[in-house]
RNA sequence: AGAGUUUGAUUCUGGCUCAGAACGAACGCUGGCGGCGCGUUUUAAACAUGCAAGUCGAACGAGAACCUUGGAGCUUGCUUUGAGGGGACAGUGGCGAACGGGUGAGUAACACGUGAGUAAUCUGCCUCUAAGUUAAGCAUAGCUUCGUGAAAACGGAGGUAAUUCUUAAUAGUACCCUGAUAUCGUAUGAUAUUUGGGUUAAAGGCCGGGACCGCAAGGCCGGUCGCUUAGAGAUGAGCUCGCGUCCUAUCAGCUUGUUGGUGGGGUAAUGGCCUACCAAGGCAUUUGACGGGUAGCUGGUCUGAGAGGAUGGUCAGCCACACUGGGACUGAGACACUGCCCAGACUCCUACGGGAGGCUGCAGUCGAGAAUAUUUAGCAAUGGACGAAAGUCUGACUAUGCGACGCCGCGUGCAGGAUGAAGGUUUUCGGAUCGUAAACUGCUUUUGUUAGGAAAGAACAUUCCACAGUUAAUAAUUGUGGAACUGACGGUACCUAACGAAUAAGCCACGGCUAACUCCGUGCCAGCAGCCGCGGUAAUACGGAGGUGGCAAGCGUUACUCGGAAUCAUUGGGUGUAAAGGGCAAGUAGGUGGCUUAAUAAGUGAGAGGUGAAAUCUCCCGGCUCAAUCGGGAAACUGCCUUUCAAACUGUUAAGCUUGAGGAUGGUAGAGGAAAGCGGAAUUUCCGGUGUAAGGGUGAAAUCUGUGGAUAUCGGGAAGAACACCAACGGCGAAGGCAGCUUUCUGGGCCAUUUCUGACGCUGAACUGCGAAAGCUAGGGGAGCAAACAGAAUUAGAUACUCUGGUAGUCCUAGCUGUAAACGAUGAGCACUAGGUGUCGGACCUUCACAGGUCCGGUGCCGCCGCUAACGCAUUAAGUGCUCCACCUGGGAACUACGAUCGCAAGAUUAAAACUCAAAGGAAUUGACGGGGACCCGCACAAGCGGUGGAACAUGUGGUUCAAUUCGAUGCUACGCGAAAAACCUCACCAGGGUUUGACAUACAGGAAGUAGCGAACUGAAAGGGGAGCGACCUGUCAAAUCAGGAGCCUGAACAGGUGCUGCAUGGCUGUCGUCAGCUCGUGUCGUGAGAUGUUGGGUUAAGUCCCGCAACGAGCGCAACCAUUAUUUUUAGUUGCUAUUGUUUUUAACCUUCGGGUUAGAAAUGAGCACUCUAAAGAGACUGCCUGGGUUAACCAGGAGGAAGGUGGAGAUGACGUCAAGUCAGUACGGCCUUUAUGCCCUGGGCUACACACGUGUUACAAUGGCCAGUACAGAGGGUUGCCAACCCGCAAGGGGGAGCUAAUCUCAAAAAAUUGGCCUCAGUUCGGAUUGAAGUCUGCAAUUCGACUUCAUGAAGCCGGAAUCGCUAGUAAUGGCAGAUCAGCACGCUGCCGUGAAUACGUUCCCGGGUCUUGUACACACCGCCCGUCAAGCGAUGGAAGUUGGGGGUACCAGAAGUCCUAUGUAGAUAGGCCGAAGGUAAAACCAAUGACUGGCGCUAAGUCGUAACAAGGUAGCCGUACGG
Repeated sequence: AGAGUUUGAUUCUGGCUCAGAACGAACGCUGGCGGCGCGUUUUAAACAUGCAAGUCGAACGAGAACCUUGGAGCUUGCUUUGAGGGGACAGUGGCGAACGGGUGAGUAACACGUGAGUAAUCUGCCUCUAAGUUAAGCAUAGCUUCGUGAAAACGGAGGUAAUUCUUAAUAGUACCCUGAUAUCGUAUGAUAUUUGGGUUAAAGGCCGGGACCGCAAGGCCGGUCGCUUAGAGAUGAGCUCGCGUCCUAUCAGCUUGUUGGUGGGGUAAUGGCCUACCAAGGCAUUUGACGGGUAGCUGGUCUGAGAGGAUGGUCAGCCACACUGGGACUGAGACACUGCCCAGACUCCUACGGGAGGCUGCAGUCGAGAAUAUUUAGCAAUGGACGAAAGUCUGACUAUGCGACGCCGCGUGCAGGAUGAAGGUUUUCGGAUCGUAAACUGCUUUUGUUAGGAAAGAACAUUCCACAGUUAAUAAUUGUGGAACUGACGGUACCUAACGAAUAAGCCACGGCUAACUCCGUGCCAGCAGCCGCGGUAAUACGGAGGUGGCAAGCGUUACUCGGAAUCAUUGGGUGUAAAGGGCAAGUAGGUGGCUUAAUAAGUGAGAGGUGAAAUCUCCCGGCUCAAUCGGGAAACUGCCUUUCAAACUGUUAAGCUUGAGGAUGGUAGAGGAAAGCGGAAUUUCCGGUGUAAGGGUGAAAUCUGUGGAUAUCGGGAAGAACACCAACGGCGAAGGCAGCUUUCUGGGCCAUUUCUGACGCUGAACUGCGAAAGCUAGGGGAGCAAACAGAAUUAGAUACUCUGGUAGUCCUAGCUGUAAACGAUGAGCACUAGGUGUCGGACCUUCACAGGUCCGGUGCCGCCGCUAACGCAUUAAGUGCUCCACCUGGGAACUACGAUCGCAAGAUUAAAACUCAAAGGAAUUGACGGGGACCCGCACAAGCGGUGGAACAUGUGGUUCAAUUCGAUGCUACGCGAAAAACCUCACCAGGGUUUGACAUACAGGAAGUAGCGAACUGAAAGGGGAGCGACCUGUCAAAUCAGGAGCCUGAACAGGUGCUGCAUGGCUGUCGUCAGCUCGUGUCGUGAGAUGUUGGGUUAAGUCCCGCAACGAGCGCAACCAUUAUUUUUAGUUGCUAUUGUUUUUAACCUUCGGGUUAGAAAUGAGCACUCUAAAGAGACUGCCUGGGUUAACCAGGAGGAAGGUGGAGAUGACGUCAAGUCAGUACGGCCUUUAUGCCCUGGGCUACACACGUGUUACAAUGGCCAGUACAGAGGGUUGCCAACCCGCAAGGGGGAGCUAAUCUCAAAAAAUUGGCCUCAGUUCGGAUUGAAGUCUGCAAUUCGACUUCAUGAAGCCGGAAUCGCUAGUAAUGGCAGAUCAGCACGCUGCCGUGAAUACGUUCCCGGGUCUUGUACACACCGCCCGUCAAGCGAUGGAAGUUGGGGGUACCAGAAGUCCUAUGUAGAUAGGCCGAAGGUAAAACCAAUGACUGGCGCUAAGUCGUAACAAGGUAGCCGUACGG
């Protein structure tokens, strides 16, 4: 000193929470010792028992036991008696008992603290001074005796003492009366001196003694203790006053002894303290009376940097109380804790008649409670009472016991010791860690046990001795010195010796805050949690373990306090938007205030004095071994009082001044206010005319008006309300607010000029006035508009939005209400602090005029400095300062309840709490979203072409069914998808049969030579079982067998295996946005920051493509290009390709023919050839290169030329950062979990092919642009040896036979089809369509039934172009036609490729969908599939109202009235009687507070209830505020 927590992130505001310290504590776990402290905080509840206040014989009388002694009796050890001693118990008297000790109920007060006063007082014992202490008397207790009573207790008679009581003497300014003088004081007066008169005292005890007196006692003398009077002091106390001393205004008025006076009483003393009379005052008004609540106050204690805040236990000072209430007595002192009287409650005793008691003293008991100790020892010390003293008493006190309750100290060992032991934990299996820790070796002995020694606390007093004072004295007595005597604790502290590591460590935490991490278990369960929050199968957050961290005889938790919290802000906060400026003004109290001079000294400053108790705190020193604790000294106690000085500032007083403020004069603008009058347009309505079928209204309609004549139009009349244009971020007003024109009355402002007053100013609680709209009362008025209401629509509904009507109301007059988002969300006033540009009013300068300039006052915009969290404000401040007022302190509950005030009511003002949450909120940022905006793109729409949706079939999916219908994919982005081939296999599913180291891999141990391997009968559905028979291999040793090892086999144990689970643990791959143009970084700059800039802007592009500009400059991933293909061409190369030309051969047709043949036109084969085509390698070519125009001279665009191709030529491959916890554990891989005679493996059969149904994707059609038959023509790209298969033959055909050729530019699949030519069909369920079914076949295959494809014959269903809706496509595209391939034994309407034929349309971007950029709003950030409101229903919680009920404290009125003081009377006293007051008690009515209360009102909270969708985007009717009505 800070930290956590609101957000996707940021910043601010703001609350909540934590880290610290502390405690009279308690609880949990644990516990070795000592020292010093502390210990019923709760029931001021009740108390058994013991003790806590006595003492004095030197005040007094009497005097038991007992002792000594004398006498008498005699039973010689007893009785009795005298004297002396002795002194118990009790009594009289004195002093004490008013201290000490306890507690904190009451008390908000002169109770306490502090400082004064007492001229208004008292003070026992003590000290000092002065004087005195004379004389006499009456009683009484005890005692004796009698009596009453259960007891407690009481009464009668007799007699007795005193330091008891009474009387007398004497006495002084002690008191009273009366005068005088002086001094002092603010003063009622005080002090000193003094004249005269009057009144009042006393007590003795003890000790000693020379002379003298006395029989003695004694007198007398001396001493001492007392006693009396007076004064002084000290101490203690009483009373009075200033200041300080909690919360509440939802307590605003209180008071009748009340306020004052006079007389009287009373007190130690002032005083309404009490009383009679008189007067009517007194307190308080914000400096808070009165009332309510709470509380002992202080020194101090805790905390804090301090200022403060909290607290008042122990210790110390004061106060109050003593079972509850009242009262007095005694006394110096009490209205008395262990005294008295009375009343009450409670307890006890009782013979029922009466009595006794008071632990809030020390122990202790019971109760209450989370909780707090011994029924101990001693007066040794300190202190107290009494006493001359010894001494006695002392639960004060000193000690002790119990309690880790606190603070402090000590210990539980120290050193060495690595096989880094065992064991635990963990592991990547190597290790790591506990850990030098242990064991083991050596050492020490604080503590402990035993034994021995052993303090200080002790000095008084007393006695004795010595000396000195006093005295007549050597006595007594006093002082000084010495000696003796005295210890509860306690044989304790402390010291020494012996023994022996021996007797001694726990608690909490380990996600962040906050130091400290892993494993296992659990699986939103159990649980944790101070806040944030953990836990739903890999939890460092739960529980356990190991380890680690922290503290340590303690450690944690809980409660409470301060701190952090500047979160009540004096130090030290705020109020435009976060909580917060009153709706506005006038103005009272108050606060505050210009310049000059003088005085003063209240504030202020400086000095001095007094006080501020001690203890505590701080510093220094000292003493217990240290420390805590303790002692001494200093400082401090920040305060209060008194006094002296200063005079700047503030205040006060006095005198001035003019600049603040105000007045006069002259101008001036204005919807400023009030009243009266007038005006035109419009609307509605009435009358009349013209005129005819509609009008009106809406998104579209309808209700509505209209043939009984509307709407429209013309003329005339009436009514009420509002005042177009001018008109303007123009004007006026304090605000609300104010608008046609004129008049009257009236408020304020501004400007100018001189002049006057002379601080008169500013602000402003309380109070008063004004105060939109709505609303209320009464009376008018009522055209239009229009809550409520009615109807028509809309809608799922529509108590709304829209429409047609329509009443209050809106208007006027007189009152009330007093609120608004009454807003600039910004209180008023004054001063200062850059500018620029509009506009309104006035004055001045200038100008012919327009324009312009200067000053003052308003009103706007922009913008520095500065401020602000930011937005923003910025001379009209939210800047810099001053003055005053108002207001705020987390969100909700709550602009609420209760109470009070106001109001006719509606309601307004003031204004909480319980409970609940950890947030609520401001500004700005990035996204996302909007039924916001702008721009742009896309077969997105539009324009077209063809489909789907209707039919049948195929195929996939859902659903259903089933023993099983295996699994996955599920909007676009699943559904002819994984699957480029389910009859078996595949196969994962089902039924059944088998098997267990296994179908497969690796390594280990053991075993077995007729061993491994092959394997016939037999059995079985197969797998399997079975086992006749046959029968080995490699290496070493070797002639061979044998032996050893290996391979293989058997057994066992590791392990194999799993299409079992988790795609939400993962890798990899893939889909989608999207081939969309985006996504980022470095440095710099801006911003407190998140972030921004760059990447935005102006153009342009298919493109973040390029150009220009620019606080940015560059760069990366994407775009483009590079790659392959296709379109043109050149060169090279020609086999299996090609064949223009040409040779040869064969052959066809026509013609000619001498019939031999020839010619011409073809065809085929084979040579030559490589021109062409083609093949496949290398090149060329296209780049906005050229021209024109546009554009900013750019990028680029439009057009053109040339060119095979023109503006990325076409089409591919190529997919940025990321999104969807998208898909896949069933392709493979992989973490974790599960399984192991089974979820593994083998096999047979079945299933994946089911079938009321629904959907997707396709095929074939519905026909004439067609169908059927026949003929003829033209491809490309592929495949082929387990293969493709030619020719030829057979079969109607599928196919069969056959076998040439081909490992392919050679052979083959192979026929291309649409097209075209010719013919038939003639609009029909057909010569369309082909489903379905029957029969017969073919092929593949172990097998074709479930369940293949194909062929032939026969059969001939639906269907005649398809509702709502919806899909594809922009050119070699759609449409249409066929061909090939993969998979494959067989099976293609699917998929992937190929070529043929070959269109139509695009005006354009308003709309639908998707996307991009910029901007805007946002209460969204899981991001609109978002957020979120209210009723109802359920549970829980606290709370308001309520007929009432119960309790409490206080007051009022009245009744009755104890004890007792006082008064009166009885001649006085004792005593009695009466009276006043008077506690508890009773009665009555009312107010207040609290608890409870059937029922009832709202409120809060609670994963998944109901109904709607009000708000957030233009939230789909912009939202919000006030008010009224309705639901």